Predicted 3D model of a 76-nucleotide RNA (transfer RNA) from a Myxococcales bacterium. The RNAcentral record of the sequence draws on ENA. The source organism's lineage runs through Bacteria, Pseudomonadati, Myxococcota, Myxococcia and Myxococcales. Rfam family: tRNA. It is annotated as a transfer RNA.
[in-house]
RNA sequence: GCGGGGAUAGCUCAGCAGGAAGAGCGCCUGUCUUACAAACAGGAGGUCGUCGGUUCGAACCCGACUCCCCGUACCA
Numbered sequence: 001g002c003g004g005g006g007a008u009a010g011c012u013c014a015g016c017a018g019g020a021a022g023a024g025c026g027c028c029u030g031u032c033u034u035a036c037a038a039a040c041a042g043g044a045g046g047u048c049g050u051c052g053g054u055u056c057g058a059a060c061c062c063g064a065c066u067c068c069c070c071g072u073a074c075c076a
Base pairs, nucleotide, nucleotide: 001072002071003070004069005068006067007066010025011024012023013022019056027043028042029041030040031039049065050064051063052062053061
């Protein structure tokens, strides 16, 4: 350089035939407890890597770019 995969909440990841973003863990509050943990109830937290495009509508489709992982590097 070329080919393939990935980037979504603090962390690990779902979301796959375009229609208003989720889970587990973690965090916060409450109940319980002498207290802590556990358990239970509730809550906060995300311009979906960046910039454009298509569309009434994009995490999802198209293009360019950035970063990470794997493969390939010599046949013609």